A computed fold for a 74-nucleotide RNA from Cyanobacteria bacterium M5B4, annotated as transfer RNA. It matches the Rfam family "tRNA". About the family: Transfer RNA (tRNA) molecules are approximately 80 nucleotides in length. It is annotated as a transfer RNA. Its mean pLDDT, the model's own confidence on a scale to 100, is 80. RNAcentral holds the sequence, with entries from ENA. Taxonomically the source falls in Cyanobacteriota (Bacteria, Bacillati).
RNA sequence: GGCAGCGUAGCUCAGUUGGUUAGAGCGAAGGUCUCAUAAUCCUUAGGUCGGGAGUUCGAGUCUCCCCGCCGCCA
Numbered sequence: 001g002g003c004a005g006c007g008u009a010g011c012u013c014a015g016u017u018g019g020u021u022a023g024a025g026c027g028a029a030g031g032u033c034u035c036a037u038a039a040u041c042c043u044u045a046g047g048u049c050g051g052g053a054g055u056u057c058g059a060g061u062c063u064c065c066c067c068g069c070c071g072c073c074a
Base pairs, nucleotide, nucleotide: 001073002072003071005069006068007067010026011025012024013023019057028044029043030042031041050066051065052064053063054062
């Protein structure tokens, strides 16, 4: 340098051929329970969906550019 994949919550990931609230598990905080701790159960918070632009009535999802990670080829 060329090609392909990935980037979504603190971590691991899901997200249906673009459709109206962006989610799960773990973790965190508060509560419940207990003599106490853990476990259980309930609740809550936490996201510029890597960045920007475009298409569209509407974009995590489609297109383009850029950034990062990993792989293959040279």